[in-house]
Formats: sequence, C1' cells, structure tokens
RNA sequence: CGGGGCGUGGCGCAGUCUGGUAGCGCACCAGCUUCGGGAGCUGGGAGUCGGCCGUUCGAAUCGGCUCGCCCCGACCA
Repeated sequence: CGGGGCGUGGCGCAGUCUGGUAGCGCACCAGCUUCGGGAGCUGGGAGUCGGCCGUUCGAAUCGGCUCGCCCCGACCA
C1' cells in the first nucleotide's frame, strides 16, 4: 500500500441480507426462600448500535467519508 472481517448495555453475542417499538445469556440492583454462603423464583436498572454526513415519512440496517482492532497478501529489510 491492496483485499477481507469485526465494532450493538459491564462482558460475550443476535438482530443488518428483506429499513418499521433495540433484544438474548451472564453479570448488576431489590424482594422472597435460606442461620449464612451458594442456589432458586419474581421484579427492576443499564445501550448517542465506533464517529460524521447523506437517502428516506422512518436507518443498528441503505450510500459516502472516516477512526480503531484482527486476518491475508504485496513491498522493504
């Protein structure tokens, strides 16, 4: 330098193809059960969907630019 993949609650991920209320598991908080730990049940909080711009009535999803990480290749040595 070229190609590809990834970026979504604290963590790990789905949802994107085919635009229409942002979800799952774990974790966290509260209550109950328990002497307590652990565990179970019920309820709850938590996300500018990497950033900017655009298209659209409406964008995590489509288009452009850009940032970060990973992989492959090329180049140099």
The RNA shown here (transfer RNA) has 77 nucleotides and comes from an Aquificota bacterium. It matches the Rfam family "tRNA". Rfam classes the family as a transfer RNA. The source organism's lineage runs through Bacteria, Pseudomonadati and Aquificota. The coordinates come from a structure-prediction model, not an experiment, and the mean pLDDT is 81.